[in-house]
RNA sequence: GGACAAAUUGGGCAAACCUGCCGAAAGGCAGGGACGCAAAGCCACCGAUCUAAGGGCUCAUGAAGUAAGCCAUGUCUAAGAUAGCGGCGCUGCAUAA
Numbered sequence: 001g002g003a004c005a006a007a008u009u010g011g012g013c014a015a016a017c018c019u020g021c022c023g024a025a026a027g028g029c030a031g032g033g034a035c036g037c038a039a040a041g042c043c044a045c046c047g048a049u050c051u052a053a054g055g056g057c058u059c060a061u062g063a064a065g066u067a068a069g070c071c072a073u074g075u076c077u078a079a080g081a082u083a084g085c086g087g088c089g090c091u092g093c094a095u096a097a
Base pairs, nucleotide, nucleotide: 009094012037013036017032018031019030020029021028022027035084041090042089045087046086047085048082049081050080054077055076056075057074
């Protein structure tokens, strides 16, 4: 002088909840607040989960003659969301036995 690095300290983030705003919702943002977090920093590519506005399908019913269409009900659906659900990928601070 360099590498590794136990421990410690400084610093960092901020769950629930409350308030305001955005959103159909899930949820997000800002302020307060701390359950926790060593990547709780970034990224929806994979899996998982949440939501279902829009869209698809749909038994039955009602009105004029019927149909189409519409409404309602049920169901499916992410193009919405979660990075503080897991994985992949990217980036990364000081002290220091």
Background
c-di-GMP-I riboswitch aptamer from a Gammaproteobacteria bacterium, 97 nucleotides, folded computationally. Rfam family: c-di-GMP-I riboswitch aptamer. Its family is annotated with cyclic-di-GMP binding in the Gene Ontology. Its mean pLDDT, the model's own confidence on a scale to 100, is 80. Of the family's consensus pairs, 95% are formed in the model. Taxonomically the source falls in Gammaproteobacteria (Bacteria, Pseudomonadati, Pseudomonadota).